[in-house]
RNA sequence: UAGAGUUUGAUCAUGGCUCAGAUUGAACGCUGGCGGAAUGCUUUACACAUGCAAGUCGAGCGGCAGCGCGGGGGCAACCCUGGCGGCGAGCGGCGAACGGGUGAGUAACAUAUCGGAACGUACCCUGUCGUGGGGGAUAACUAUCCGAAAGGAUAGCUAAUACCGCAUACGACCUGAGGGUGAAAGCGGGGGACCGUAAGGCCUCGCGCGAUAGGAGCGGCCGAUAUCGGAUUAGCUAGUUGGUGAGGUAAAGGCUCACCAAGGCGACGAUCCGUAGCUGGUCUGAGAGGACGACCAGCCACACUGGAACUGAGACACGGUCCAGACUCCUACGGGAGGCAGCAGUGGGGAAUUUUGGACAAUGGGGGCAACCCUGAUCCAGCCAUUCCGCGUGAGUGAAGAAGGCCUUCGGGUUGUAAAGCUCUUUCGGCAGGAACGAAACGGUGGCCCCUAAUACGGGUUACUAAUGACGGUACCUGAAGAAGAAGCACCGGCUAACUACGUGCCAGCAGCCGCGGUAAUACGUAGGGUGCGAGCGUUAAUCGGAAUUACUGGGCGUAAAGCGUGCGCAGGCGGUUCUAUAAGACAGAUGUGAAAUCCCCGGGCUUAACCUGGGAACUGCGUUUGUGACUGUAGGACUCGAGUGUGGCAGAGGGGGGUGGAAUUCCACGUGUAGCAGUGAAAUGCGUAGAGAUGUGGAGGAACACCGAUGGCGAAGGCAGCCCCCUGGGUCAACACUGACGCUCAUGCACGAAAGCGUGGGGAGCAAACAGGAUUAGAUACCCUGGUAGUCCACGCCCUAAACGAUGCGAACUAGGUGUUGGGGAAGGAGACUUUCUUAGUACCGCAGCUAACGCGUGAAGUUCGCCGCCUGGGGAGUACGGUCGCAAGAUUAAAACUCAAAGGAAUUGACGGGGGCCCGCACAAGCGGUGGAUGAUGUGGUUUAAUUCGAUGCAACGCGAAAAACCUUACCUGGGCUUGACAUCCCGCGCUAUCCGGUGAAAGUCGGAGUUCCCUUCGGGGACGCGGUGACAGGUGCUGCAUGGCUGUCGUCAGCUCGUGUCGUGAGAUGUUGGGUUAAGUCCCGCAACGAGCGCAACCCUUGCCAUUAGUUGCCAGCAUUAAGUUGGGCACUCUAAUGGGACCGCUUGCCGAUAAGGCAGAGGAAGGUGGGGAUGACGUCAAGUCCGCAUGACCCUUACGUCCAGGGCUACACACGUCCUACAAUGGCCGGUACAAAUCGUCGCAAGAGUGAGAACUCAAGCUAAUCGCAAAAAACCGGUCCCAGUUCGGAUUGGGGUCUGCAACUCGACCCCAUGAAGUUGGAAUCGCUAGUAAUCGCGGAUCAGCAUGCCGCGGUGAAUACGUUCCCGGGCCUUGUACACACCGCCCGUCACGCCAUGGGAGUUGGGGCCGCCGGAAGAGGCUUAGCUAACCUUCGGGAAGCAAGCUUCGAUGGUGGAACCGAUGACUGGGGUGAAGUCGUAACAAGGUAACCGUAA
Repeated sequence: UAGAGUUUGAUCAUGGCUCAGAUUGAACGCUGGCGGAAUGCUUUACACAUGCAAGUCGAGCGGCAGCGCGGGGGCAACCCUGGCGGCGAGCGGCGAACGGGUGAGUAACAUAUCGGAACGUACCCUGUCGUGGGGGAUAACUAUCCGAAAGGAUAGCUAAUACCGCAUACGACCUGAGGGUGAAAGCGGGGGACCGUAAGGCCUCGCGCGAUAGGAGCGGCCGAUAUCGGAUUAGCUAGUUGGUGAGGUAAAGGCUCACCAAGGCGACGAUCCGUAGCUGGUCUGAGAGGACGACCAGCCACACUGGAACUGAGACACGGUCCAGACUCCUACGGGAGGCAGCAGUGGGGAAUUUUGGACAAUGGGGGCAACCCUGAUCCAGCCAUUCCGCGUGAGUGAAGAAGGCCUUCGGGUUGUAAAGCUCUUUCGGCAGGAACGAAACGGUGGCCCCUAAUACGGGUUACUAAUGACGGUACCUGAAGAAGAAGCACCGGCUAACUACGUGCCAGCAGCCGCGGUAAUACGUAGGGUGCGAGCGUUAAUCGGAAUUACUGGGCGUAAAGCGUGCGCAGGCGGUUCUAUAAGACAGAUGUGAAAUCCCCGGGCUUAACCUGGGAACUGCGUUUGUGACUGUAGGACUCGAGUGUGGCAGAGGGGGGUGGAAUUCCACGUGUAGCAGUGAAAUGCGUAGAGAUGUGGAGGAACACCGAUGGCGAAGGCAGCCCCCUGGGUCAACACUGACGCUCAUGCACGAAAGCGUGGGGAGCAAACAGGAUUAGAUACCCUGGUAGUCCACGCCCUAAACGAUGCGAACUAGGUGUUGGGGAAGGAGACUUUCUUAGUACCGCAGCUAACGCGUGAAGUUCGCCGCCUGGGGAGUACGGUCGCAAGAUUAAAACUCAAAGGAAUUGACGGGGGCCCGCACAAGCGGUGGAUGAUGUGGUUUAAUUCGAUGCAACGCGAAAAACCUUACCUGGGCUUGACAUCCCGCGCUAUCCGGUGAAAGUCGGAGUUCCCUUCGGGGACGCGGUGACAGGUGCUGCAUGGCUGUCGUCAGCUCGUGUCGUGAGAUGUUGGGUUAAGUCCCGCAACGAGCGCAACCCUUGCCAUUAGUUGCCAGCAUUAAGUUGGGCACUCUAAUGGGACCGCUUGCCGAUAAGGCAGAGGAAGGUGGGGAUGACGUCAAGUCCGCAUGACCCUUACGUCCAGGGCUACACACGUCCUACAAUGGCCGGUACAAAUCGUCGCAAGAGUGAGAACUCAAGCUAAUCGCAAAAAACCGGUCCCAGUUCGGAUUGGGGUCUGCAACUCGACCCCAUGAAGUUGGAAUCGCUAGUAAUCGCGGAUCAGCAUGCCGCGGUGAAUACGUUCCCGGGCCUUGUACACACCGCCCGUCACGCCAUGGGAGUUGGGGCCGCCGGAAGAGGCUUAGCUAACCUUCGGGAAGCAAGCUUCGAUGGUGGAACCGAUGACUGGGGUGAAGUCGUAACAAGGUAACCGUAA
C1' cells in the first nucleotide's frame, strides 16, 4: 500500500483492454460578478516595417558647430568676443566580453559530484618603491578634389593622461652567476613662510600613473565516477598510440611539426545510426521507481548561414571588423546598406500564447571627484478565468403546502419553504469624502576625531534638517442609498452519486469499456425531476498511478505465453573444512563538501489564504581520515567429506568394422495339374488355356531379423535387437590405497542430431510419394482396389529440422512410507534348489506432508532451499517482411512494423450432442390382422380465381381443426342504400304523446303522415318503469400487437423423473443425497454407501366395470299360489334388475424353486377376480417467445358522420390442379328376395308419438298415451333358416344426368335433405411409400345423442358378433439411467476452414524517378594567420650620416570556408505492375477441423 467492468450457461485461474485519482506554460465548447498572487509562441533557430534596448568623462586634450549669460561695436538689422554656464563633432580614457534573449547544435570539447597542477586576472583590498628629463607626430580644423550615395584622396596647422626614446631600478625577468634587460602622466582643490615681473615655483590634500609582492573574487586547463535508444551498427583508428627534439600557448599536452617505435580502443559494447542542451528540480507514486527539464537559479552553446582573425585584462565578440553564401532594401547601374533567438510590435505558421504603455521613485549595472547622465536590466501598469487562493450572488420567518410545470393507480404526488408575503443585513460592486507604507541614503548645518604648517580641502562619526514616488488619489478607512447589479456547466443503464413522461422505431443518433436503438428505450432527442462541481463546468491532448501488466523492493516457464533437440566447454557467475596475514568490499566514528531557491518542521508579514519571509531540519551523495577484523575478496600454510586416479568384479539391442545363419516375400527354371486366380461393402481394372493360381524340386537377389521380448536393458539426446569375431566409450558395485577443492554452471564457440530432402557412385526383393487405371460419388485431382517411379538399403559429402515430449534445463542438499522389477554386494537359514532380510545404482506403480488454477506432482518432486544458464510478457498480422549469417538447392537461423480485435487461451463444472460405449422401456421394430396411397363421392387445406371468395390453425403437436350444423340470420367479407350520443350501458335536462295499429314511399332499413292515449309506488309534492326529444361526458370496434399479458389448451409424456433443508466434500461453478448391487410398470422396493430426511411427481385414495352381502321393492321382477291373449291382475320381494351402503385381493397363504436370510421373481392352491384385475379421471420441474387479443378478460396503439351501427342482395358453396381425413366399392365369407331371433345407452311437452287411414314411397291426415324403470322414438343389424344369381364391368358398384314428388322454412335460383321412375360413370384390391391395433382388443354389424326449423359419410357415445400374432431386441423411431469425447451452450437445424468474386485499409517486392545527411578521392582556393623574399615606401631610436634597426606595402608559399567534380554505402519519398495480409451485410464452391467429425487428429519433410 483500497479497487471495479469486460472472455463463460455458470466457475476458478491466466491474460489483455477499459474506468475511478493526481497533474499541465495547455487548447476547444457552453457560461462568466469581484479581488489578490503567479504564468503567458511548447509550432517556423521563419521573415521582419517603426521606435527604443550602451554609454559616459570638459577634474585627460585641441577646441567652439548649436543654446543661454556677460562684454564690445553698431541707429537698427546684425556683427565681433570661449570671458562664463556649458558643449555637437573629434583626439584620449574606461565601459561596451556585464546585463537581456534563445535552445539550433552538442551523447561529450557538455553537465553533475568529488579531486588535481602547469596558469592568467582590468576595476577592488593590503604592503613596498617610484612618478625625473626630453622628443617627434596626428585627428579635429582650413583649403582643393573625387563620388548619386556610402565614403574617400591630397596639401597644410595643432594638443594631450595619445605615441616614442633617455635617466633611475626596492621588487621583477634573463644568465655562462661575472653580469645584463625593462617603467611612469598628469589633473583638480587649498595655502602660511620663502623665491619669482608674471604665469607660477614651493608646500599640502585628493584623484590618477609606473614597478613589484600578496589577497579576494573571476576565468582557463586536467582527472575519476555518473548521464537516452538501436547489435537487423562488430570491428574502429594514421597524428592514429607512445617516445625524443623543436615550435606554440597565460598554462600541462600530438596542441603543431620532424624523426623513431607499432601501438591505442572494443562484447564491462568501440565504431556507426537515431534522439536530446545538462543540473538544482517539477509531476506522479506508500516507497522503490517512472515521466519531464516551462517559470526561478547554476553551467554550457548559439546570435541570418559558413569561415576567420583584430582590439583588449578578458571575445574569436547578439545591437564590432573582414571574407564567402542566401535573402531584403537603396541606386544616378558605377556601387552601397542590413541582420529583433534584446523590449514592444508586424506578417507567416499554428489548436494556441499579451501593450509599438509608465518610470528610473526603489534594487542593481556603466561612466564620472561629484552633481549627474545612461539603463525595454529592473520596478510598475495594461490584456487573457491560463493556473492557484479568497469573497459574493443574501439572511430569518413563511402551508392556503398558491399559481404554473411534470407525473398519476385520478385518490394524489412532486417542484416545495422553494416563491409570493412579512421582518432584517449591506460584504463585493456603484456614488461621495479622507488617505498611506514603500524614502533614507547622497546633500546642508553644528559638535568631535584623523590628515596637515593650517581654523583650508578631504575623510570618519554624531545631532538636527531641506529635497526626492512611476505605481497613484492606488491599497486602506469613513458615509449615505438599496436585496438592490451578480449562476452556470456536466451527468442520471452498470462501473458511478442521481428516474420518470413524451417523441423516434437498427432510423436519427449515443458510446471510456461492457454495450444501447428493429413500437411500451431509466442508454438516442426533448421536458419535468434528481445528482455532482461551482465562476466555473465539461471535452480533447499529455504524464505518472492503479499495472505485482518488465516484478530491485515484487512475477513466471508440465497443460494458460515461456526449458535451447542434446552434450562438451573458454570467458563470466558461484564455490568444502581449518590457521595466519592483509584491509579491496563491508561496518562504525570524525571531518570537508553537497550554491541559493524548492520539499518538510517551527515562527513572522499581508483582515484569511494563495503568496512573501526568518530560523531549523533535510539534501538518502561524493571525498579525506581514524578504527574493527565476524563475513566476502586477496596472499600463504594445512586437511579430506566434494571431485578424481589406481586395484578387483558385474550387467548391457552403447558405438564402429568384418564375417555368417535360417524363416518369409518376390523372381527364374523344370515337374505335376486345370480354369480360374486376385481383389472388395459390392465390383471392376489386373493375372490366366501362349497353362495362371495351387503344389513339388532347384536356383537368384535384396531387405528385415518371428519366438525369447518385458512398465526389461544400454546411451547425452537422436536412437540401439538374428549369431560370431576384432577395436572402442560409458555406467555400477566392493574394499582399501593415492591426489588434495583439482568443483558446479555456462553467453559466444565446438561436436552430435529421427524422418524427409540434396550431390556423386552403387544396389533394388518387398513397400511405396508422384503418376496411370478401376471403383465410389452430385463431383472425388481422396478414402477402397490393381499397378507403379523416385525413395526406402550401402559408401562418401551436405542439410540441421520434428508433438526432437516427461510438452518438466543442469548440479547439490534436505523432507513419511508401501508394492513390483533390473544390475551389484552383505547377513541369516538350508544338504541343495532356494527362501528371508539389509544395502547400493537404475526403472515403474500407489501414497503422507507440502505444492498446484485445477488436473495432478509427490525422495527419480511440479515439495523445502542454494548456484548458474536459457526463455516469456494479450490475440491476429507472423515465426512473416526487410537486412545479416549458413546452405548446391530446398530452406534454416536471427527477427520486426503498419494495421486490426476485446478478447485469444488453460483447468474443471452442468447440460446438450455423437454416423462413442453399456443397461432398459414403448404396437418402436419384428410376428400378425385390417387399412391409406389407385377409383367415384364427401369434407378440410394449399393454390388459383373473385367485388368478396371473412379470419385464425401450418412437421410430429395445421388440414371431417376453431365450426356440437354458412339458404336469410349466423357473418366478422363484398356491392349498394341509410344513421351519427349512436344497435347496447351510466349520468343530466325536458315531455308523458307507453305499447300498438293504419296509410304513403322504399328492396328493406328507414322516412313522412294519421289514430291511440298507459302501468307500479306515493307522505299527493313527486318518484320509478317505459318511450320520445336534447346536451355533453361517453358508447362502440371479430381493428393491430398471442413477440406486452391473464386465463385456457396442445406437446414431449402417464415418460419417471424434478427438487429442497441440514450435513459433508470442493477455492469455486458444483458434487453428494438421486451414484453402486439387485428389483419394479415406476427415483417401486431392498441392500450397500457421508449422508440423514423431506417435497412435487409414481402408487393409493375418486368414478366405472367384474363377485358377494345388507337395506329398499315402483313404473322393475315372477320361484311357488290364483288369474290373463299378455307379470294382465291378485299376491310376493326369493331371483333378475334398480341404487345406496358395505365386504372382497394383500405376494395374504402353503408348498416348492431362484435370490443375499432382503426386495422381489417363477410355479401352485384357494378364489368371481392374482400379482397396478379391465377402463377412466388424474399430466411433476420444465421445453417449444407452441396455439388462442375472432370464446372471455386485459395493457399500449389505432378509428370516432366511421375501422361504429342498421338493411337488402351477394360471398364464405368459385375450380386447370395438389395434399390430408373419411364414406362407398371393386363382389360369392357376396348381392338380392322371403322368414325368424337377441341389445345397450340415450332422448322426448315449441317434443316423442302408439294406433288407425291415405300414398308405390318420402310423407300426409286423424289421434290414444307420456313431463317418462309406467307412454313413445324402436325396426336393432350382422347372425340364423330357405330361395335365387354363377364370375361377368355382372342381379357387383352406385357416381352422374333426365323427369316427377315429399318435408322444413318468410324464402330451397345461386345453395337443403329425402322419395319414386329412368340413366348406370370410374372401379376387377391399388407404385414408391405409409397408418392403426396385443383381447372382449383388431376387424365387422347396427343403435342413440349433441348441434338443429331443415340438413351427418363428421363428432361423441352404446351394445352385438368376435380373431390372428409377439421368436426376440440386431436394425428404424421416440424415451430413461450410467459412462466417455467435445473447439457445441441460440446447445449438431451447433460450430467452423480455405479458394474465388466485390469494397476499403495498411504493408512487402518493383524497371526506375527523386530528395537528404554524412564518407572517400581529385580540382579550386576568399578573408585571415604563420613562413619566405626584398625591386618599392617610411616621423621619433642608433649612426662613422653612407646607412642601420624596425615598420609599411607587395609577391610567393602552407593551412584554409563556400564551391566544382567523380565514387561507394546509408536513409526517406514516389512508381506501371505485382505478392501476400487485415477487415467488411444474408455472395459462390465445397466440408478440412471439433463426436471414432463419419479416412483418429497432430508435428517435421517431400511431391
The RNA shown here (small-subunit ribosomal RNA) has 1503 nucleotides and comes from an uncultured Rhodocyclaceae bacterium. The coordinates come from a structure-prediction model, not an experiment, and the mean pLDDT is 85. RNAcentral holds the sequence, with entries from ENA and SILVA.